[in-house]
RNA sequence: GUUUUAUCGAGAGCCGGGGAAGAGAGUUGGCUCGAAGAUCCCGGCACCAACCUGGCCGAUGAGCCAAGGUGGUCCUGCCGACAUCGAUGAAGG
Numbered sequence: 001g002u003u004u005u006a007u008c009g010a011g012a013g014c015c016g017g018g019g020a021a022g023a024g025a026g027u028u029g030g031c032u033c034g035a036a037g038a039u040c041c042c043g044g045c046a047c048c049a050a051c052c053u054g055g056c057c058g059a060u061g062a063g064c065c066a067a068g069g070u071g072g073u074c075c076u077g078c079c080g081a082c083a084u085c086g087a088u089g090a091a092g093g
Base pairs, nucleotide, nucleotide: 002092003091004090005089006088007087008086013045014044015043016042017041018040022033023032024031025084026082027081028080029079030078046073047072048071051069052068053066054065055064056063057061077085
């Protein structure tokens, strides 16, 4: 990179470094963030959730506990319309 499948209105953030002009997925209309340096990339610590994983049960419940592998931590994937796309987990070739 590709196929299948589940989820995407809950929850949880600070610091340091890099970088430099736009950014919040596409079009459009809004709203918002941004030279007091955003979006983005790297690292540290903290936290959230519980997909995989481990454990427990007079106990078979889509139960409870833990947190090893991922993932996430501003606003619903920012909102409406339209059409799609994308992200994350697990499994497969």